This is a predicted structure of an 88-nucleotide RNA (c-di-GMP-I riboswitch aptamer) from Peribacillus saganii. Model confidence (mean pLDDT): 86 of 100. NCBI's taxonomy places the organism under Bacteria, Bacillota, Caryophanales, Bacillaceae, Peribacillus. It was read from a public genome assembly, where an Rfam model found it.
[in-house]
């Protein structure tokens, strides 16, 4: 420097929940508590998956209901980019 990850050691990050006159239609999203776990659980939607359906479009007398992502998950998986340490 590259793979690559230990019963290694310095840091790191934050599941569920709980709170909040929070933002949002919703799916989630932010804060603070709080650790399930994570070797990229750092960042990016570029592909597949998936969650929601506000607006549309169908449908109906009327609700119902079904389809749609421009809207979301990077802690789903791939993939780009960067990153501590250094046993085998």
């Nucleotide at each position: 420097c590259c793979a690559c990850g230990a019963u290694a050691a310095u840091a790191g990050c934050a599941a569920a929940c709980u709170c909040u006159u929070a933002c949002g239609a919703a799916a989630g999203u932010a804060g603070a508590g709080g650790a399930c776990g994570c070797a990229a659980a750092g960042c990016c939607a570029c592909g597949g998956a998936u969650c929601u359906a506000a607006g549309g479009u169908a449908g109906u007398u009327a609700u119902a209901u079904a389809c749609u992502a421009u809207g979301g998950u990077a802690g789903c998986c791939g993939g780009g980019c960067u990153g501590c340490c250094g046993a085998a």